[in-house]
Context: one part of a larger RNA
RNA sequence: UGACGGGGGCCCGCACAAGCGGUGGAGCAUGUGGUUUAAUUCGAUGCAAUGCGAAGAACCUUACCAGCCCUUGACAUUCAGAGAAGUUUCUAGAGAUAGAAUCGUGCCUUUGGGAACUCUGUGAUAGGUGCUGCAUGGCUGUCGUCAGCUCGUGUUGUGAGAUGUUGGGUUAAGUUUUGUAACGAGCGCAACCCUUAUCCUUAGUUGUUAGUAUUUUGGGUGGGAAUUCUAGGGAGACUGCCGGUGAUAAACCGGAGGAAGGUGGGGAUGACGUCAAGUCAUUAUGGCCCUUAUGGGCUGGGCUACACACGUGCUACAAUGGCCGGUAUAGACGGUUGCGAACCUGUGAGGGGAAGCCAAUCCGAGAAAACCGGUCGUAGUCCGGAUCGCAGUUUGUAAUUCGACUGCGUGAAGUCGGAAUCGCUAGUAAUCGCGAAUUAGAAUGUCGCGGUGAAUAUGUUUUUGGGUUUUGUAUA
Numbered sequence: 001u002g003a004c005g006g007g008g009g010c011c012c013g014c015a016c017a018a019g020c021g022g023u024g025g026a027g028c029a030u031g032u033g034g035u036u037u038a039a040u041u042c043g044a045u046g047c048a049a050u051g052c053g054a055a056g057a058a059c060c061u062u063a064c065c066a067g068c069c070c071u072u073g074a075c076a077u078u079c080a081g082a083g084a085a086g087u088u089u090c091u092a093g094a095g096a097u098a099g100a101a102u103c104g105u106g107c108c109u110u111u112g113g114g115a116a117c118u119c120u121g122u123g124a125u126a127g128g129u130g131c132u133g134c135a136u137g138g139c140u141g142u143c144g145u146c147a148g149c150u151c152g153u154g155u156u157g158u159g160a161g162a163u164g165u166u167g168g169g170u171u172a173a174g175u176u177u178u179g180u181a182a183c184g185a186g187c188g189c190a191a192c193c194c195u196u197a198u199c200c201u202u203a204g205u206u207g208u209u210a211g212u213a214u215u216u217u218g219g220g221u222g223g224g225a226a227u228u229c230u231a232g233g234g235a236g237a238c239u240g241c242c243g244g245u246g247a248u249a250a251a252c253c254g255g256a257g258g259a260a261g262g263u264g265g266g267g268a269u270g271a272c273g274u275c276a277a278g279u280c281a282u283u284a285u286g287g288c289c290c291u292u293a294u295g296g297g298c299u300g301g302g303c304u305a306c307a308c309a310c311g312u313g314c315u316a317c318a319a320u321g322g323c324c325g326g327u328a329u330a331g332a333c334g335g336u337u338g339c340g341a342a343c344c345u346g347u348g349a350g351g352g353g354a355a356g357c358c359a360a361u362c363c364g365a366g367a368a369a370a371c372c373g374g375u376c377g378u379a380g381u382c383c384g385g386a387u388c389g390c391a392g393u394u395u396g397u398a399a400u401u402c403g404a405c406u407g408c409g410u411g412a413a414g415u416c417g418g419a420a421u422c423g424c425u426a427g428u429a430a431u432c433g434c435g436a437a438u439u440a441g442a443a444u445g446u447c448g449c450g451g452u453g454a455a456u457a458u459g460u461u462u463u464u465g466g467g468u469u470u471u472g473u474a475u476a
Base pairs, nucleotide, nucleotide: 001476002475004472005471007470008469009468010467011466012465013464015460016459019424020423021422022421023420026315027314028313029312030311031310032309033308034306035305042053043052064301065300066299067298068297069296070295073125077124078123079121080120081119082118083117086103088101089100090099091098092097107114108113127290128289130288131287132286136284138279139278140277141275143273148187149186150185151184152183153182154163155162156161167178168177169176193267194266195265196264198235199234200233201232202231203230204229208224209223212222213221214220238261241255242254243253244252245251317417321376322375323374324373325372326371333364334363335362338357339356343352344351345350383414388409389408390407391406392405393404394403430452431451432450433449434448435447436446
């Protein structure tokens, strides 16, 4: 000087407390461990692995296994020889592949040949998701959006170092003020950026429709530019004003005005460093290893197994509800390999159909909870939907291993969950639906969007993490 203490002081955080809803019990989905297997490819392992890489394993993917094949190779450069390239068909085979047949002679040219492509051969070499993340780059997690981490000059100490950065206040903040052997500065904080909340202005189509005319009653049409909205430009918030407290400071408390008040809400933004943290399987890369195989091709299987254990979720156990009928209201997003209307058809998944749309125009598209009426009457039920049987739809060569969905039947556990443990402070929790990426198809996951919309915070004694200061030491 750090680190540590079941030492002290001060301060902060959904850390506790006050509340609301969960997980832990059930069924299922998904990931992991374990076990099994020819293979169940590999990585990630306290917080900070476990709906993680994977924004999507039937084949492919695919790296694993079995079998069948290739050896200058599926891919790159170079050399030699031959042929344009290529199209189509047949046979054998699970296919890779092997064999046969057919059509075809193009472009440039100094007429030697050349460019592109195919085949054969040789050596240089290709190739490796093989090992090492404890050889590395790059990227990332984490402490932590915590308020810290340092430097120059000066001063001081024999020196390691100290000071500045400490003290009194204050702040979300090393934010700022005051004091001060310090005076300044840098990386962080804040601001600048995006979005949201109000207004003005410009513009008025594909959007809008107040007043007005018309109407088939649909902003449909004429017209309008007010309003909503869209997207350009501006305004606005700064403790600016008032009062109080404070040290005449910084600031804090209250108030006015205002759409908004004290960083207004949200996002992006992550200092010096820590964990030899993670990644050689994104890619790059040193070294090592394989080279008729640890490389390459194909078919089938596996990654989907299942006495069990754990994590994360979904659906429930019901009446604030289930079912039936009626009726209302969003936002954001996507669409040519596409979205696909009306209409017809099927109980339905769907099928037929083809208008419109490269989209403020057309389509996905019906929001759902809510509201109104009816029924059920506390039951393992008109709760719950697992499981299983039959019949189908759709994607795709192909749905058996192993997809999603529909109809009919079947109707398991489950009556609110032990010890323990998690999230959340406001348009939040809870609850309700909608969309997108990935995909031929395949979400209860992920990322977004809006609808309805709470309770509680007396406070810092205790638990936990962090900051700062001080103290102790058998610590470095």